The prediction has a mean pLDDT of 82. Predicted 3D model of a 1502-nucleotide RNA (small-subunit ribosomal RNA) from a groundwater metagenome. The RNAcentral record of the sequence draws on SILVA.

RNA sequence: GGAUUUGAUCCUGGUCCAGGAUGAACGCUGGCGGCGUGGAUAAGGCAUGCAAGUCGAACGAUUAUGUUUUUGAAAAAAAUGAGAUUACAUCAAGUGGAUGGAUGAAGCAUGAUAGUGGCGAACGGGUUAGUAACACCUUGGUACAUACCUCAAAGCCGGGCAUAACUCAUCGAAAGGUGAGGUAAUUCCCGAUAGUCACUGAGAGCGAAAGCUCGAAGUGUAAAGUCGCAAGACACUUUGAGAUUGGCCUAGGUCUGAUCAGCUAGUUGGUGAGGUAACGGCUCACCAAGGCUAUGACCAGUAGGGGGGCUGAGAGGCUGAUCCCCAACGAUAGCACUGAGACACGGGCUAUACUCCUACGGGAGGCAGCAGUCGAGAAUAUUCGACAAUGGGCGCAAGCCUGAUCGAGCGACGCCGCGUGGAGGAAGAAGGUCUUCGGAUUGUAAACUCCUUUUCCACAAGAAAAACUUUUGUGAUUGUAUUGUGGGAAUAAGAAGCUGCUAACUUCGUGCCAGCAGCCGCGGUAAUACGAAGGCUUCAAGCGUUAUCCGGAUUUAUUGGGCGUAAAGUGUGCGUAGGAGGAUUUUUAAGUUUGAUGUUAAAUUUCGGGGCUCAACUUCGAAGCUGCAUUAAAUACUGAAAAUCUAGAGUGCGUGAGAGGUUCAUAGAACGCAUGGUGUAGGGGUGACAUCCGUUGAUAUCAUGCGGAAUACCAAAGGCGAAGGCAUUGAACUGGCGCGUUACUGACUCUGAGGCACGAAAGCGUGGGGAGCAAAAAGGAUUAGAUACCCUUGUAGUCCACGCCCUAAACGAUGUUCACUAGCUGUUUCGAGUAUCGACCCUCGGAGUGGCGUAGCUAACGCGUUAAGUGAACCGCCUGGGAAGUACGGCCGCAAGGCUAAAACUCAAAGGAAUAGACGGGGACUCGCACAAGCGGUGGAGCAUGAGGUUUAAUUCGACGGUAAGCGAGGAACCUUACCAGGGUUUGAAAUCCAGACGAAGUCCGCCAGAAACGGCGGAUGUCUCUCAAGGACGGCUGGACAGGUGCUGCAUGGUUGUCGUCAGCUCGUGUUUUGAAAUGUUCCCUUAAGUGGGGUAACGAGCGCAACCCCUAUCCUAUGUUUUAAGUGUCAUAGGAAACUGCCCUCUUUUUGGGGGAGGAAGGCGGGGAUGACGUCAAAUCAGCAUGGCCCUCUGAUACCUUGGGCUACACACGUGCUACAAUGGCCAAUACAAAGGGUUGCCAAAUCGUAAGAUGGAGCUAAUCCCUAAAAAAUGGCCUCAGUUCAGAUUGAGGGCUGCAACUCGCCCUCAUGAAGCCGGAAUCGCUAGUAAUCGUGGGUCAGCUAUACCACGGUGAAUACGUUCUCGAGUCCUGUACUCACCGCCCGUCACUUCAGGGGAGCCGGAAAUACCUAAAGCUUCGUUUCGUGCGGGGUUAGGGUAGUGUCGGUGACAUGGAAGAAGUCGUAACAAGGCACGCGUAGCGGAAGCUGUGCGUG
Repeated sequence: GGAUUUGAUCCUGGUCCAGGAUGAACGCUGGCGGCGUGGAUAAGGCAUGCAAGUCGAACGAUUAUGUUUUUGAAAAAAAUGAGAUUACAUCAAGUGGAUGGAUGAAGCAUGAUAGUGGCGAACGGGUUAGUAACACCUUGGUACAUACCUCAAAGCCGGGCAUAACUCAUCGAAAGGUGAGGUAAUUCCCGAUAGUCACUGAGAGCGAAAGCUCGAAGUGUAAAGUCGCAAGACACUUUGAGAUUGGCCUAGGUCUGAUCAGCUAGUUGGUGAGGUAACGGCUCACCAAGGCUAUGACCAGUAGGGGGGCUGAGAGGCUGAUCCCCAACGAUAGCACUGAGACACGGGCUAUACUCCUACGGGAGGCAGCAGUCGAGAAUAUUCGACAAUGGGCGCAAGCCUGAUCGAGCGACGCCGCGUGGAGGAAGAAGGUCUUCGGAUUGUAAACUCCUUUUCCACAAGAAAAACUUUUGUGAUUGUAUUGUGGGAAUAAGAAGCUGCUAACUUCGUGCCAGCAGCCGCGGUAAUACGAAGGCUUCAAGCGUUAUCCGGAUUUAUUGGGCGUAAAGUGUGCGUAGGAGGAUUUUUAAGUUUGAUGUUAAAUUUCGGGGCUCAACUUCGAAGCUGCAUUAAAUACUGAAAAUCUAGAGUGCGUGAGAGGUUCAUAGAACGCAUGGUGUAGGGGUGACAUCCGUUGAUAUCAUGCGGAAUACCAAAGGCGAAGGCAUUGAACUGGCGCGUUACUGACUCUGAGGCACGAAAGCGUGGGGAGCAAAAAGGAUUAGAUACCCUUGUAGUCCACGCCCUAAACGAUGUUCACUAGCUGUUUCGAGUAUCGACCCUCGGAGUGGCGUAGCUAACGCGUUAAGUGAACCGCCUGGGAAGUACGGCCGCAAGGCUAAAACUCAAAGGAAUAGACGGGGACUCGCACAAGCGGUGGAGCAUGAGGUUUAAUUCGACGGUAAGCGAGGAACCUUACCAGGGUUUGAAAUCCAGACGAAGUCCGCCAGAAACGGCGGAUGUCUCUCAAGGACGGCUGGACAGGUGCUGCAUGGUUGUCGUCAGCUCGUGUUUUGAAAUGUUCCCUUAAGUGGGGUAACGAGCGCAACCCCUAUCCUAUGUUUUAAGUGUCAUAGGAAACUGCCCUCUUUUUGGGGGAGGAAGGCGGGGAUGACGUCAAAUCAGCAUGGCCCUCUGAUACCUUGGGCUACACACGUGCUACAAUGGCCAAUACAAAGGGUUGCCAAAUCGUAAGAUGGAGCUAAUCCCUAAAAAAUGGCCUCAGUUCAGAUUGAGGGCUGCAACUCGCCCUCAUGAAGCCGGAAUCGCUAGUAAUCGUGGGUCAGCUAUACCACGGUGAAUACGUUCUCGAGUCCUGUACUCACCGCCCGUCACUUCAGGGGAGCCGGAAAUACCUAAAGCUUCGUUUCGUGCGGGGUUAGGGUAGUGUCGGUGACAUGGAAGAAGUCGUAACAAGGCACGCGUAGCGGAAGCUGUGCGUG
């Protein structure tokens, strides 16, 4: 900004939408790259691998390799050889040992390593369970510590005891131990030395003290080596300083609930001690009784905090992923050890739960590290590579380790960028879609031509990142980015939407179905809203949906809202805390303002630059980070302190009015009762009755007495009170207010959360009282019912005293206080002035209380110095309707109940004011045969006719209050005819066109079957242009386009019509008023038949209606004369004209308009009648009069067409409209007069004749002022009938005839004779008519062969009565009024009951969670005590996680049952409310009743 309440309007007010965002998910779709990002749920469980080690330059030892020294086995040459053999020669044992090099030992070098030792493991990485707290953020501080690092000073001397490793033995399944021996160090211990170290601290100085400073002396306390040839380097010890990091304290900030209001025993403080790195109830002993809290303690719920993120113009709101800082946690709990640092994620002990191993004895484990797995879930990735870079640990270093990190993989999850081609191309192709059939659109889009190659594919080349290392050497990503060459438009578009909001529209299908929908809403046969198609729109590798947050929402309003009637002023006052506060001066400087300084981490944000081709991203610089603190100033205002003042406020004095309050008395009227008198039949009550009272004497009336309650007139817009409220009169006590004066105090004031007090009526308790009235109750009426309204009774109650209750429409629906802002006019009260003899009068000043009104305000209505105006202060209250002022909880109450006060669920409204209508059992005015006054009817009878119902094969269809029903139909035997039964036809009974073959077309006749239609057969006649071809018109046949439909929809329509109604209304332009719908005009006064006319008037004009113009008629004149007449005669016809206008007189009214009366006139106030029907109403009637959109039926058989017969004419019933009657104002008979208006050639038909008659024969005349229909009838004259079912009435029926027509059976009319029904004037009710009318009498016409016509449309003859008047009935018009109605009163709408669904509260109980309390028990650890073989021993006490028992409170789940609420298409009963809603309504309260509700009592007017 828009949509949505209404018939329309303005306002209030909620709901919804358009925007942005996300660690997202889902649906459809998916080309590439860069940069980010990814377990939000189960802090659920986890297989497997890895995530913290390193140092041999601290140490002993072991081991591998190499090397040096040493040892020197077997074997063995020479040599020797006493014995044997022996010629020479040799042999055996033995000796011997060149050589040999096994084995062992020692040393060195290099590498490796289990252990001792050192450092690290308290970092890094993860998670957000807990925590509402000094946890975090900002600010300030110090009673403290700080390994490694830096600087400075001083040192590093001499000894000793152990222990792992190792060896042996041994227990155990394992995990893991035990014993003996034995060894090293940068392990441990002792001694020496030292100071600017620690402790004690004589004394001295300063100071009021607290305390601070200096300080003799004494006591205590250090150390380690390694490497190097060396220089030296690295270590080590002590002290000081720094840096860094931490501990602790502090002010401020930091979610919701008061339906959590009181909490607290180490609790608050002190003294002393212990403990700590350090202050401290941190711990303990003792003492005191404190501490916190409405500025929200305690309790409950929720939650890691911040930098920041999203949104917003901002202020704010929401949020706390990724990155950074801090905190907390590491399966759940407790505990300490080591250490500079932990009460320790990958350390320890213990308990618990869970999982695993086991030889059953006992053991092991902790992914909220990186991957991965299961589970739950809408949902979230690889059991990847590398230490190349950055960083960390150890080391002199090389180096080792590093799931930190750097990279890759997966996911459109997000942001950014690129592409899916570019140019040309009209036969505007084909196809699709729509179509008014012409075309339009898809659409330059495609095809086609030319071009390009980002991307893609192939091949080739190929980085930087990076520097480190003594040298050598080293790239995970990666053959990646990038570059070059070649190829070829090639590999690449979807999603949602299209009624309005909201950009974008058509066709088909469907038919309140299927479905859509964010809101309003769409769909019931023409859906731009459902589904599909075509087209279009918007975004685009995405598009939608869902969820959540901000915005729009000024809809919580600080910026920036309200409270008379829309939600909202406490019923009223007093007053505590708090908030706000008069004038002047001084001080201060807390608030306030300005400057400076520090801080506000980095990242983020903004601006200006730089780097990736651009961007996202990243980097540099600047600003900013609205805050806090310190400091220097200023002093107007606020605050604080001090002093002063009198204008606010209060007091005094004088004076005044008053239904102000409480108590006690008191008076008269009325009423009731009692007693007595008079008196007699009724009274009372109502719309009308009745119940009731009364002959046992009522009502009425008189007298006397008693009783209770309320106070007529005065009385008023009046007075008083804070409100509720207050009324005879008097007295006592008492509160408040006004006026005058200006004497006193000196800001003492205003408001007011909690609190306290008062508080109508009803109601409650106790005790009185009780006349009248009167809930409940009873009876009588009314009524369909009447638990009511009306009547007769009548109890609580109403009254008093005391005690409760504490609510009202407790209202001015308006909180209290102060100031300011035009007036006019009443009234109450006080004062002053003037005036007067005095009282009035007049003028002015206050204080109240009313009316109107300016500016201003208000949505409007309205308010308007008594504000709802303009400002200030404080309090209360509101935030859509319903659920509900209800439930639960709490407080109060004897009870009734009051105060406080939600949610689930449900609706898209609920509401205020005003407008136009409509309506009213609202008002005023006016009119109409509307009533009344009259006349005649209907409703009763018979018949006719129409309609309903019923019946039927069919009884065709339409019309249904008025406004259908003698209507469509102004004429159903066939036809009509649409209906039914049967039979038949299918290009059709009728229309247009095309093709084919045939025949001119056409006319006439016959036969067969049949009910006809139809079918079959046959014959005669006919011959266009013409040339034997061929062609034209026409006809039937075949085929195809099509026809046809009284089939549906009058709620798709045209046209026509009815009705309100011939009622006087309905509107417009311009102007004006109102925010607007609208109003004005058109209202008002007079008048009219009239919105007719006049006057007035913010209106002025105009239109459609009214009237007039038109026709008929009444008088006269003129002209003409077919017919007419004796006649150019005119009583006639035709045509034209005159005449009537309130013109004249009187009177009334406003001067007008007009009304009343009169004259004249044929006619007088529209002369009588007709035609003429405004805007509109009733979805009124008609698709069957006609026309017509759409739908439906029709290619083998119809909803079309033809035909025969039937039906529309039925008949227990009931209705409408008529005719004829019921008789004497009549009937019958006889004879005799007087009309108008029509019709007639398929016609009217004369005379004459026949027939009782209907009628027949007949045919003159007439195309009509000529002829015919044609006799008018009633009336009048004469006669009969004499009151009866008749000489009334004529139904019904029988017989015989006539006419029309192919045909009178269903089903025609007429005539004659006979028959002779009901009916003796009609219940409730109802209709027409106001003058040539009603009534009555006949005549004609249309339709039509005939007729059902008593109908309809016309015509004349005779010819009345009555209208006081507008109270009532009906209808209409104008104005006012009320309204919750607008589909408009046939409206709207309330409650119970019955059925279905939903959520909630109660509920005997049952189950569970978290937290706390009391007691019992108690592991590890800590502490303490004892003992000890001194062992890491044993035992006891205390404390404690946990466990157990008990009861209480709290939260949640479930629950038979009963209960109220909400919703649902049509259910049942009534009709409470809206109009005077038919008893005015409503509020509080009490009783009663199926239900709305009724009644009593007080109050309000909405």